[in-house]
RNA sequence: GCCUCCGUGGCCUAAUGGAUAAGGCACCGGCCUCCUAAGCCGGGGAUUGCGGGUUCGAGUCCCGCCAAGGUUG
Numbered sequence: 001g002c003c004u005c006c007g008u009g010g011c012c013u014a015a016u017g018g019a020u021a022a023g024g025c026a027c028c029g030g031c032c033u034c035c036u037a038a039g040c041c042g043g044g045g046a047u048u049g050c051g052g053g054u055u056c057g058a059g060u061c062c063c064g065c066c067a068a069g070g071u072u073g
Base pairs, nucleotide, nucleotide: 001072003070004069007066010025011024012023013022018056027043028042029041030040031039049065050064051063052062053061
C1' cells in the first nucleotide's frame, strides 16, 4: 500500500431510516447502619470519531479523512 471490520457518556453494550439516543457498571446526593460494604430511592453525564452528501427525516445509507483491530504483500 490492497482487502476487511470497527468507532455511541469515564467503561461495557443496545437502538428496523421515524417518540425526548436505551440499559448495566462506575460517579454524585439521600435513606438504612455505630462505621463501611451490601441493599433501596433519586440525580448528573452523549455535538453518536471528524467533514461533506442523500432524504420530509441519518447513530443507521453514500463519499472523503482520522484512529484501533484483523488479513495479505

The RNA shown here (transfer RNA) has 73 nucleotides and comes from Dreissena polymorpha. Taxonomically the source falls in Dreissena (Eukaryota, Protostomia, Heteroconchia, Dreissenoidea). The sequence is in RNAcentral, with records from ENA and Rfam. Its Rfam family is "tRNA". From the family's description: Transfer RNA (tRNA) molecules are approximately 80 nucleotides in length. It is annotated as a transfer RNA.